The RNA shown here (FMN riboswitch aptamer (RFN element)) has 121 nucleotides and comes from a soil metagenome. The sequence is in RNAcentral, with records from MGnify. Its Rfam family is "FMN riboswitch aptamer (RFN element)". About the family: The RFN element is a highly conserved domain that is found frequently in the 5'-untranslated regions of prokaryotic mRNAs that encode for flavin mononucleotide (FMN) biosynthesis and transport proteins. The prediction has a mean pLDDT of 85. Of the family's consensus pairs, 100% are formed in the model.
[in-house]
RNA sequence: GUUUCCGGGGCGGGGUGCGAAUCCCCACCGGCGGUGACAGCCCGCGACCCCUCGCGGACCGCGCGAGGGUUGACCCGGUGGAACUCCGGGGCCGACCGUGAAAGUCGGGAUGGGAGGGAAC
Numbered sequence: 001g002u003u004u005c006c007g008g009g010g011c012g013g014g015g016u017g018c019g020a021a022u023c024c025c026c027a028c029c030g031g032c033g034g035u036g037a038c039a040g041c042c043c044g045c046g047a048c049c050c051c052u053c054g055c056g057g058a059c060c061g062c063g064c065g066a067g068g069g070u071u072g073a074c075c076c077g078g079u080g081g082a083a084c085u086c087c088g089g090g091g092c093c094g095a096c097c098g099u100g101a102a103a104g105u106c107g108g109g110a111u112g113g114g115a116g117g118g119a120a121c
Base pairs, nucleotide, nucleotide: 001121002120003119004118005117006116012026013025014024015023027105028104029094030093031045032044033043034042040092041091049069050068051067052066053065054064055063056062074090075089076088077087078086096108097107098106
């Protein structure tokens, strides 16, 4: 470089209510690369969303490509040469659209896209 494959987990119990996997109490989950040693919350990336340009299209919508924007959350103690990554403790965070009622956990865009990882040549 070419081809090919892989590439996200989690609502169980109780309460209120006509109605909640959405509210309240308890519970449960954690993509990818990096980092002196293992990371949801350290640095960066991806997904969603927005904008611009190019191409396709008779125009809008839309599709594809490139570029840009936006994008959540941690402390204390211990060990150690080294840890906001391990151990102990206490915290915190989680796109959009939908749903009889407000969603990290249900349904949908998505049999999609994708950071990236493996294999063969």